The RNA shown here (SAM riboswitch aptamer (S box leader)) has 90 nucleotides and comes from Candidatus Neomicrothrix parvicella RN1. Of the family's consensus pairs, 85% are formed in the model. NCBI's taxonomy places the organism under Bacteria, Bacillati, Actinomycetota, Candidatus Neomicrothrix, Candidatus Neomicrothrix parvicella. It was read from a public genome assembly, where an Rfam model found it. Rfam family: SAM riboswitch aptamer (S box leader). Rfam describes the family as follows. The SAM riboswitch is found upstream of a number of genes which code for proteins involved in methionine or cysteine biosynthesis in Gram-positive bacteria. The coordinates come from a structure-prediction model, not an experiment, and the mean pLDDT is 87.
RNA sequence: ACCACAUCAAGAGCGACCUGAGGGGCCUGGCCCUGUGACGGUCCCGCAACCGACCCAUGGGCACGGUGCGAACGCCAGGUUAGAUGAGGA
Numbered sequence: 001a002c003c004a005c006a007u008c009a010a011g012a013g014c015g016a017c018c019u020g021a022g023g024g025g026c027c028u029g030g031c032c033c034u035g036u037g038a039c040g041g042u043c044c045c046g047c048a049a050c051c052g053a054c055c056c057a058u059g060g061g062c063a064c065g066g067u068g069c070g071a072a073c074g075c076c077a078g079g080u081u082a083g084a085u086g087a088g089g090a
Stems, first nucleotide, its partner, number of pairs: 002089002005086004013044001015043004022033003025080006045070003050066003054061003
């Protein structure tokens, strides 16, 4: 790289530091965030039961371990053979 499954309208940061100009997948049209420092990175804090462990018993609980996540419905509408996350197969 490939196959198939589940989820993508809930929830959680005006945090500290580094960096320094764009960012919200792509196209069209909007709308928004951003030098009062966005995007990204590290740490801290937090959210969340997908997998494991554990407790209770068939559906719940639990953030201990493995991931994930913390502007706006995956920002909105249309389009898209695109995307993200988890747990499997090969």